[in-house]
Context: one part of a larger RNA
Molecule: large-subunit ribosomal RNA, domain V
Organism: Sulfuracidifex tepidarius
RNA sequence: CCUGCAACCCCCAACACCGAGAGAAGACCCCGUAGAGUUUCACUGUAGCCUGGCACUGUCUUCCGGACGUUCCCGCGUAGCGUAGGUAGGAGGCGUCGAAGCCACCCUUUCGGGGGUGGUGGAGCCGAAAGUGAAACACUACCCUCGAACGUUCGGAGGACUAACCUUCCCUCAAGGGAGGGAACAGUGUCAGGUGGACAGUUCGGCUGGGGCGGCACUCCCGCGAAAAGAUAACACGGGAGCCCAAAGGUCAGCUCAGGUGGUACAGAACGCCACCGUAGAGUGCAAGGGCAAAAGCUGGCCUGACGAGAUCCUUCAACGCACGGGAUCUCGGCGCGAAAGCGCGGCCUAGCGAACGCUCAUGCCCCCACACGUGGGGGCUGGGCAUGUCAGAAAAAUUACCUCGGGGAUAACAGGGUCGUCGCGGGCGAGAGCUCCCAUCGACCCCGCGGUUUGCUACAUCGAUGUCGGCUCUUCCCACCCUGGAGGUGCAGCUGCCUCCAAGGGUAGGGCUGCCCGCCCGUUAAAGGGGAACGUGAGCUGGGUUUAGACCGUCGCGAGACAGGUCGGACUCUAAGGGUUGGGGG
Repeated sequence: CCUGCAACCCCCAACACCGAGAGAAGACCCCGUAGAGUUUCACUGUAGCCUGGCACUGUCUUCCGGACGUUCCCGCGUAGCGUAGGUAGGAGGCGUCGAAGCCACCCUUUCGGGGGUGGUGGAGCCGAAAGUGAAACACUACCCUCGAACGUUCGGAGGACUAACCUUCCCUCAAGGGAGGGAACAGUGUCAGGUGGACAGUUCGGCUGGGGCGGCACUCCCGCGAAAAGAUAACACGGGAGCCCAAAGGUCAGCUCAGGUGGUACAGAACGCCACCGUAGAGUGCAAGGGCAAAAGCUGGCCUGACGAGAUCCUUCAACGCACGGGAUCUCGGCGCGAAAGCGCGGCCUAGCGAACGCUCAUGCCCCCACACGUGGGGGCUGGGCAUGUCAGAAAAAUUACCUCGGGGAUAACAGGGUCGUCGCGGGCGAGAGCUCCCAUCGACCCCGCGGUUUGCUACAUCGAUGUCGGCUCUUCCCACCCUGGAGGUGCAGCUGCCUCCAAGGGUAGGGCUGCCCGCCCGUUAAAGGGGAACGUGAGCUGGGUUUAGACCGUCGCGAGACAGGUCGGACUCUAAGGGUUGGGGG
């Protein structure tokens, strides 16, 4: 001096590892007293439909029923001439305007009779006196009861009619007319009852180790949690209440329980009785805690304080405020028990409960309306009952994969973090197996670790988006080593094994089935190791599976629809600025 390589700077090109790259206020999930679509035996209504009343809407008639009135009629215990409805008056009443008796017919009946009509008959018949609880169908009046006739009125059912109304045909420009058919029905209007997803408006609780399913931890009580005042959370733990009692309440008096020992009686256990011991080991209406012995337990007497009115305090509810409910104390009135002191405003105490509006009941007073009066309707004050248990109390079903909006990493699914029960691997001890012998090999029970590839738990980051299984491609790491390498032990003769130690340089393949991972199978191989890298890798590919909209089956659902059930189909965007890597060039 030339050339090459490396470092530094610059340029060109390629590739997609990173910027949890860009795109779209996540469509999954949850939340909102946010929507919408759909369904239905959700709630509340509406059209429509059905039925009924009234109006348009009239005439005649038959039958039936209700009410009222008039007339007539029915009424049977025994005794008694006998079929005596009740009460009152009453000594007369009826009869030639035809009595008794007799005949025929009709109605009724308790079968004995009663009532009515017609004929005959031609002058009496009935009552009062005796018998009966009650006296005359002798007569009169009123009333009850069975029934009949007539009248008025209301209603129901049927029939006939024609003139409303409807309709066919004919005439007529039209208004209308005529001949038929139907007919007070139909139809229309109005008022009511029913039915009514055909339609409309709405609702479709809360808590919650995501939500749903489950449960009630949604109103109360007791113990514990609760950390020796009070208070104190969890879908922590253990249990209870949603009544009951006219005595199981008040008071006064008497008594003492459970259990045990001994005795009596009996053939004998038990029960009973007697004596003694007996601080509660019993009992208390019901849970638990606390309490209680001349009682708060057991028994009896008398009672109703399980009273009326008012006030204060405590609790519910520890800043303040707060309803219902619960409790305690006091005053006045009037009571109960007790000789009295006194006690008594329910129950030994702590659970046993409920607003407004509405309906209803009671009490006394008041107001309004109607009415001649009787009376009726409505309202107010006070008290009680009926219920909201989602228990400080809306009147309320589902579904959405056709879905929408507003939000949330306050909250789930993937991946990450934490944890490591589960999982994988190892250790301590050594019961036992191994003919004998714990440790060649295997190793129960119990105990201690490591890993962070399983599955859980958690909900810390991410919901104004970190794309999800598997495959393909490509790279790197770990070792708890499958092969290859080096050693030790052996219940290692050798060959082959088994156990252990060192070692991660290299290797660890090809097919069949399935979307598969896994797994099974085939023939090879020295071996066909296990794992990590956002279950490595979709701005690298694929898109078979899963996980939108279509559709079918099974099952569930009345249905709309649903199903970690099956099945067929189904859009995978991005031109690389920066870092990075590789190749090339220049200085």